[in-house]
């Protein structure tokens, strides 16, 4: 100097990590959700029906909160791998020739 092979460059796939969502508890409707529906009202001669407040129950809409794992989303997340393309320049490592 020169030639190999790697890395730096783009891409594409995985593995991990963060961040959100979902899902799962938990709260949560005077009336204008559901079911039950005391006392009471109403129709009836009765028998018994009807509508329905409060209570309690589930729950919607939402909401402080909790959350291993699974599952969606996303990225200037990694001195992570693994494959393809590139290949000025930098930088390692072999080799060869010359001074």
């Nucleotide at each position: 100097a020169g030639c190999c092979g790697g890395g730096u460059c783009c891409u594409g796939c995985g593995c991990g990590g963060c961040a959100g969502g979902a899902c799962u508890c938990c709260c949560g409707a005077a009336c204008c959700g559901u079911g039950u529906c005391a006392g009471g009202a109403c129709c009836g001669a009765g028998a018994g029906g009807u509508a329905g407040c409060a209570g309690c129950a589930c729950u919607a809409a939402g909401g402080c909160g909790a959350u291993c794992a699974c599952c969606c989303u996303g990225g200037g997340u990694g001195c992570c791998g693994c494959a393809g393309g590139g290949g000025u320049u930098c930088c390692c490592g072999g080799u060869u020739u010359g001074a």